This is a predicted structure of a 79-nucleotide RNA (c-di-GMP-I riboswitch aptamer). The sequence was found by an Rfam model in a public genome assembly. Its Rfam family is "c-di-GMP-I riboswitch aptamer". About the family: GEMM was predicted in a large-scale screen for bacterial structured RNA regulatory elements.
This record gives sequence, C1' cells and structure tokens, in this order.
RNA sequence: CGAAAUAAAGGGCAAACCUAUCGUAAGGUAGGGACGCAAAGCUAUAGGGGCCGCGAUCCGCGGCUAGCCAGUUGCCGUU
Repeated sequence: CGAAAUAAAGGGCAAACCUAUCGUAAGGUAGGGACGCAAAGCUAUAGGGGCCGCGAUCCGCGGCUAGCCAGUUGCCGUU
C1' cells in the first nucleotide's frame, strides 16, 4: 500500500408519531422523538423506479423523493 473479516469505545444521522411553519399536493424546514443506518455524507439538467399536480387515448409537462436502486467522496480501532 492492497484485499478479506471484525470486537469494543467515543462520536454521527434520525423512521413513525406530535407541535409550529411553508406548499393545491407529493413533500420541505425547525423543535421534540427513535424504527433503524458504516455512508441514513453529498448529488434530482447522468439514468431507472416510486409519489404528487395539471392536461390527457397512448402519454406529455411541471414538481417531490438520495431512508428504493444508482453515481461520487469518505472516519477510528483490531486481526
């Protein structure tokens, strides 16, 4: 340096739900709260999927979702 496996400690994030607020909605933000997470960090003009709105025969346009897949970067210790 590379590969594989992995205990402990410290720290990190935060589903449902509740409150406030923004949005027609999906959903976002803040506080509380923890189901879980080793990328639950980042990326929505690289792509697929899911969801919402409008118009529609196929479908089109606009939006949301990274905690669906994906892309990309990356921490500590032991063998």